[in-house]
RNA sequence: UCUGGAGAGCGGUCGCGCGACGGGGUUCGGAUCGAGCCCGUUGCAGGCGACUCACCGAAGGGGCAAGCGACGCGGCGCAACGUCACGCGGCGCAAUCUCUCAGGUAAAAGGACAGA
Repeated sequence: UCUGGAGAGCGGUCGCGCGACGGGGUUCGGAUCGAGCCCGUUGCAGGCGACUCACCGAAGGGGCAAGCGACGCGGCGCAACGUCACGCGGCGCAAUCUCUCAGGUAAAAGGACAGA
């Protein structure tokens, strides 16, 4: 670099934006109509944002376990040194475990890990 690569809501509320509907009001015009604006209804699982609930673990991050590493004390030894094989004590590293901060819960993107 290429390929594969899981899990978990189409959640709720509000706002913006876009579309449709017909009603009301208003403005303009070429005036039984058309257009713009405002209000209302409705759609946009999957347009954007905020808040909130539920959930996932395989970016990253935190914690510990088995284990590994060195260290101190005691012991062993005539002693230096050595020995952490023994006992005690804490320290560091440490998973696909665990936490769920971050991230994620359509697609896309991302993606531990595996293969080439």
The prediction has a mean pLDDT of 77. A computed fold for a 116-nucleotide RNA from a Burkholderiales bacterium, annotated as Glycine riboswitch aptamer. It was read from a public genome assembly, where an Rfam model found it.